[in-house]
RNA sequence: CAACUGGAGAGUUUGAUUCUGGCUCAGAACGAACGCUGGCGGCAUGCCUAACACAUGCAAGUCGAACGAGAAAGUUCCCUUCGGGGGAUGAGUAAAGUGGCGCACGGGUGAGUAACACGUAGAUAACCUACCUUAUAGAUGGGGACAACAGAUCGAAAGGUCUGCUAAUUCCCAAUACGCUCAUGAAAUCGUAGAGGUUUUAUGAGGAAAACAGCCCUCUGAUCUAAGGUUGUGCUAUUAGAUGGAUCUGCGUCCCAUCAGCUUGUUGGUAAGGUAACGGCUUACCAAGGCUAUGACGGGUAGCUGGUCUGAGAGGACGAUCAGCCACACUGGAACUGGAACACGGUCCAGACUCCUACGGGAGGCAGCAGUGGGGAAUAUUGGACAAUGGGGGAAACCCUGAUCCAGCAAUGCCGCGUGGAGGAAGAAGGUUUUUGGAUUGUAAACUCCUGUCAUAGGGGAAGAAGUCCUGCACCAAAAUAUGGUGUAUGAUUGACGGUACCCUAAGAGGAAGCACCGGCUAACUCCGUGCCAGCAGCCGCGGUAAUACGGAGGGUGCAAGCGUUGUUCGGAAUUACUGGGCGUAAAGUGCGUCUAGGCGGAUAUGUAUGUCAGGUGUGAAAGACCUGGGCUCAACCCAGGAAAUGCGCCUGAAACUGCAUACCUUGAGUUGUGGAGAGGUGAGCGGAAUUCCUAGUGUAGCAGUGAAAUGCGUAGAUAUUAGGAAGAACAUCAGAUGCGAAGGCUGCUCACUGGCCACAUACUGACGCUGAAGCGCGAAAGCGUGGGGAGCAAACAGGAUUAGAUACCCUGGUAGUCCACGCUGUAAACGAUGUUCACUAGGUGUUGGAGGAAUUGACCCCUUCAGUGCCGACGCUAACGCAUUAAGUGAACCGCCUGGGGACUACGGUCGCAAGAUUAAAACUCAAAGAAAUUGACGGGGGCCCGCACAAGCGGUGGAGCAUGUGGUUUAAUUCGACGCAACGCGAAGAACCUUACCUGGACUUGACAUCCGCGGGAUCCGCUAGAGAUAGUGGAGUGCCUUCGGGAGCCGCGAGACAGGUGCUGCAUGGCUGUCGUCAGCUCGUGUCGUGAGAUGUUGGGUUAAGUCCCGCAACGAGCGCAACCCCUGUCCUUAGUUGCUAACAUUAGGUUGAGCACUCUAGGGAGACUGCCGGAGUUAAUCCGGAGGAAGGUGGGGAUGACGUCAAGUCAUCAUGGCCCUUACGUCCAGGGCUACACACGUGCUACAAUGGGGGGUACAAAGGGUUGCCAAACCGCGAGGUGGAGCUAAUCCCAGAAAACCUCUCUAAGUUCGGAUUGGAGUCUGCAACUCGACUCCAUGAAGUUGGAAUCGCUAGUAAUCGUGGAUCAGCAAUGCCACGGUGAAUACGUUCCCGGGCCUUGUACACACUGCCCGUCACACCACGAAAGUUGAUUUUUCCAGAAGUCAGCGCACUAACCUUCGGGAAGAACCUGACCAAGGAAGGAUUGAUGAUUGGGGUGAAGUCGUAACAAGGUAGCCGUAGGGGAACCUGCGGCUGGAUCACCUCCUUU
Repeated sequence: CAACUGGAGAGUUUGAUUCUGGCUCAGAACGAACGCUGGCGGCAUGCCUAACACAUGCAAGUCGAACGAGAAAGUUCCCUUCGGGGGAUGAGUAAAGUGGCGCACGGGUGAGUAACACGUAGAUAACCUACCUUAUAGAUGGGGACAACAGAUCGAAAGGUCUGCUAAUUCCCAAUACGCUCAUGAAAUCGUAGAGGUUUUAUGAGGAAAACAGCCCUCUGAUCUAAGGUUGUGCUAUUAGAUGGAUCUGCGUCCCAUCAGCUUGUUGGUAAGGUAACGGCUUACCAAGGCUAUGACGGGUAGCUGGUCUGAGAGGACGAUCAGCCACACUGGAACUGGAACACGGUCCAGACUCCUACGGGAGGCAGCAGUGGGGAAUAUUGGACAAUGGGGGAAACCCUGAUCCAGCAAUGCCGCGUGGAGGAAGAAGGUUUUUGGAUUGUAAACUCCUGUCAUAGGGGAAGAAGUCCUGCACCAAAAUAUGGUGUAUGAUUGACGGUACCCUAAGAGGAAGCACCGGCUAACUCCGUGCCAGCAGCCGCGGUAAUACGGAGGGUGCAAGCGUUGUUCGGAAUUACUGGGCGUAAAGUGCGUCUAGGCGGAUAUGUAUGUCAGGUGUGAAAGACCUGGGCUCAACCCAGGAAAUGCGCCUGAAACUGCAUACCUUGAGUUGUGGAGAGGUGAGCGGAAUUCCUAGUGUAGCAGUGAAAUGCGUAGAUAUUAGGAAGAACAUCAGAUGCGAAGGCUGCUCACUGGCCACAUACUGACGCUGAAGCGCGAAAGCGUGGGGAGCAAACAGGAUUAGAUACCCUGGUAGUCCACGCUGUAAACGAUGUUCACUAGGUGUUGGAGGAAUUGACCCCUUCAGUGCCGACGCUAACGCAUUAAGUGAACCGCCUGGGGACUACGGUCGCAAGAUUAAAACUCAAAGAAAUUGACGGGGGCCCGCACAAGCGGUGGAGCAUGUGGUUUAAUUCGACGCAACGCGAAGAACCUUACCUGGACUUGACAUCCGCGGGAUCCGCUAGAGAUAGUGGAGUGCCUUCGGGAGCCGCGAGACAGGUGCUGCAUGGCUGUCGUCAGCUCGUGUCGUGAGAUGUUGGGUUAAGUCCCGCAACGAGCGCAACCCCUGUCCUUAGUUGCUAACAUUAGGUUGAGCACUCUAGGGAGACUGCCGGAGUUAAUCCGGAGGAAGGUGGGGAUGACGUCAAGUCAUCAUGGCCCUUACGUCCAGGGCUACACACGUGCUACAAUGGGGGGUACAAAGGGUUGCCAAACCGCGAGGUGGAGCUAAUCCCAGAAAACCUCUCUAAGUUCGGAUUGGAGUCUGCAACUCGACUCCAUGAAGUUGGAAUCGCUAGUAAUCGUGGAUCAGCAAUGCCACGGUGAAUACGUUCCCGGGCCUUGUACACACUGCCCGUCACACCACGAAAGUUGAUUUUUCCAGAAGUCAGCGCACUAACCUUCGGGAAGAACCUGACCAAGGAAGGAUUGAUGAUUGGGGUGAAGUCGUAACAAGGUAGCCGUAGGGGAACCUGCGGCUGGAUCACCUCCUUU
């Protein structure tokens, strides 16, 4: 100098968001354990479980300077009868005994204990204290025993018994004695709440003692002494102190109230006893007290503290090691000795257990140190030493000391060190991976040069030692040179650890690295294997064939002689919130009032000093923590000093605030006067309308009821209507957003009684106030009891409907009940989901009740103000929604309540109730969520607006028949594969006889049918023959090529080896590409800005308009993009250019645009023009736009096509193609022949042809467009009934051919029929294509002539050149199963009022418990499995209590006979003592009855959990009967119904109020 220094979050509820809220993680720590691994050292630590049981050894002795007695072995000397004996030494030693001191310390453990046990601060005027210190005085004279020992004796032993001897610092008596004790008296002084204390003094009484050791020692030389002297120790009495203890008190000290009342020595007093001492501590008597919501009593748990861990702190958890206190010592009880014990290594008794025994009886207590067994996940050596520190004894030397100091074991922890350092790129090999280029392991290794810590070997080598003893000297005591003490010097001597720490030398990189992790949190990534399996997992979650999540590997990350896991504590967690939270909707305001305790409390003044504040002082042990220094090489560790110790006590002071006391004030509160409003309450009476019933009349066939019906009522006269009567319940209009009340709640009128409230005003009281745990009272509906009443309504019930069912919704009836009186119940969505009170904080606008002002004839209107009651809004608050002077704002006071979801508004227990039930109120177990608000979607049997051949209006079909074709199914050796609502099914396939072909059967090939590379050989190639179903095999012949720089090269064929080929094998859920669909629907987004905490919103909504998010206007938006539209193509009009193969007006010509001629027209194909709401009128917002009109070929997108936003459907396709991965490789590849894809009880889709007269058949006649053609189209002509054949002109096409268009039109016939309709099927005969028409082609001719007479439910297409109808062409293709598909033209309609409904879609809005998005979500019974819990006839333990019996040892009391050393004695005895005995108290034990708590229990009850069970569909949308709360009844179940309540109900409408204009 300093002691001040410190606060992080993340994952997980959702499609996303904010919030609430739980769960989980990252940190630190440990007396730890487990797994893998392990080089060294230092310092610490080490039975947390069985206070379970213990073998063995040791852990408390010592003193001969208190005392008596006193060996032996050995050594040595003498004697000897050689057997031995004696002396000395050993030795005053060992062992034992008397006596003293110690054993109450030290050491262990934490069972008990919730207590003055502990902590802290005090008190003792209510006490004790051995050894130690201080002071004073003393220590005289006597006596008697008992051990040891000896003898006898009992016993197995342990151990006794009897007799006899003896010493003392043992015991006893006497003397003397104080300032000691006691009694009595006096004085002084101090002091208390009180009792009282202290000091001085007088008189009387009482009480002590022990010696031991050393030295000196006159007479006379020496020696030993007595007496005496002296030194030291010890002894007695007293004093003071120190130390240690005892007792008392304030405060602090865990959980449960599902423990609410406890107590009889209990509370107090008097007296006595007892104690070191106070005291019910004990006893007797008297009184009836004492404790408790500030938690008694009871139950559970626990040694307390300094401190330890954690934390920013406040706190929380803990109480190992070290230190203080307490308690305990096998379990329970008891005393003895002693200064101190009711005593860990003492005694007695009882009990359990163990051991010994001769069965008679004895012995023992490791929670001391080691150690053993046991328990357990788990915790060490039967070690060394008293060298040091400390303790006991002793004068001392010494002895004892498992205290202690050391060593051993254990990575149990903390700290330190090492396992090498520098260089080293061919970036080696190997491994791993790869896009095959490489990358990485990696300067890592090898290799080169160094160093030498630790370990190893050798050598040296401390500190810890201070003391003690001998001798000398000095000083002190003393007469003294003796003796003792103190100091000092020389010398001698003391170390378990240990030859340890440390140092030196040697050798040599030599001996020394693992563990966990790598999906996110959380640092760190790839390959292989596996395939919802095996497994992982702290939370979220991974794994179903491409797993960074499992297992292995490579690589990486982190820590490191350790690393992980598990367990526990704190933290994070502001998740119990004092610091520092909340309660409208998330969990949370008691249903409401009243009041007690308690808490809090207006203004002024004085006093006081409880809280409060300040100063001082005492204490707050040490250690620890902190600061500063110091010592081990550093650190851990250790030492010293300081600061701190937030606390408690005492003293002094302050007086603002608080408290207390006193006085006073009026503003809080209350009283009074005058007025006022009101469905406030209770009781009694009265009233009219309606309903039902009864009576009578009129009157006739229906009434009633519903979505529609039926049950029901009615010809025995209903309903309807008229009149009269009866009964009960409820009170239309007024009426309101109104009013009143504490809440529940309260409504016809009148009267009586009665509570509260408001306004104005005067006076009075003088803080009398606020809140309010308990308590008390009130408390809708339903329900209960007793007695009435009963019109209507109506749980239950009955019937009818509905329905799959309908224990419901609907209908017809109908009982409790609803009503009254008196009791009970005590709950509701008892809600404003908002506790009560007070104060403050912008406004605006209604309304109710007062008062005042102004004004008026009067009133209304207007202004101000008080009290209520609504709406809208500023600040502020809120997660948001929202609240906002009636707060959910800002503050104050008090109360109640909450702490994840479920289990559970439950169980058990208590209280209340007649019951129903209410109230209070858990746990096991289980989940990672449950929830609030808001957002975007989606959905709704929600709403609004709009569109579409969506419906409607029409036309024509399908569904019925036959056939064609596709599909399913079935069949098969195979019937290859794919496509499956719309959006698969005349689809892939624009063409399966072989081929195709992928399938099946059989036969063959294996570097392969196909590609690249290598080697060898050969021209390539072509034509035959034989075998075979063919593939293929064998064989014969022809042929010698091209380029060349002459080296060779290119191409082809055959053989061989391997790299590889090949796969229509799998995965479209690994993919690219392509495609379908919503949908040619009008939408989908972005930038910037703004709003919102945010997801998001705005823009894009609104008013119009459009085919359109098309455009206009408005607007916190302004712009932009992809879509729409336009640009493109075809078509419709015109112009222009060009004129063959096209065309032909004029001229010529011909059979004919045939030819000349021409290019005007048509046409062809290039380029242009044209249409833009441009113009006019009207409507509209002076807009966009719409309606009408003109002109025009065309008019509002002219018609058609191409064009398909963001996205959706894991939509389709691995079999077009491409492609990752996997799989096959003499086969899942390749070739060949044959078969199959063409099957056929059946079902469906799409079509064709028909059923006929708007038709069929015969004859005649007319008019297209667009295509195709050389392996082709094929003319004319001839043959054939025909398909076709022969033939060969023309044409590479505006030239030639296919090619005749058909319907239409004209005419003839048929005449309503299974036909002259219809053409299936079958028989026969042919044609063509092709290698080949059997399976399995098309066509032709003759013959045959089926079903079918317009099609059920249902369903499809189409809005104009469309539907309908008619023919034509093309692709594929040898041919064709084409009636398909794609294109072309001809003829050519009907209808649309309109948007209620069906379907689909768009926009806005609303609700939502949906987000895989309604094919959603989700409830309950039943069935099955498992889990925990409750009840239960009981059974069985533990703890505890009451009463009774019992009564060991011991203490106390009593005590006759009998017994006894000290003292007294008159010698008889007495005093006194001990034992026995008796009594009291009392442990164990026994009996009976309870209480609490645990285990178990046939059976039973609900609860929870569990991929694919059953029944229904209760809830979420108006959830299809709005839902929910309370209550009651009913029902397989969710639930249904009644009564009352709530909005946390959608939709539409009305009233009122508000906002804006």
Background
Small-subunit ribosomal RNA from a bacterium, 1557 nucleotides, folded computationally. Its Rfam family is "Bacterial small subunit ribosomal RNA". Its family is annotated with ribosome and structural constituent of ribosome in the Gene Ontology. The prediction has a mean pLDDT of 84.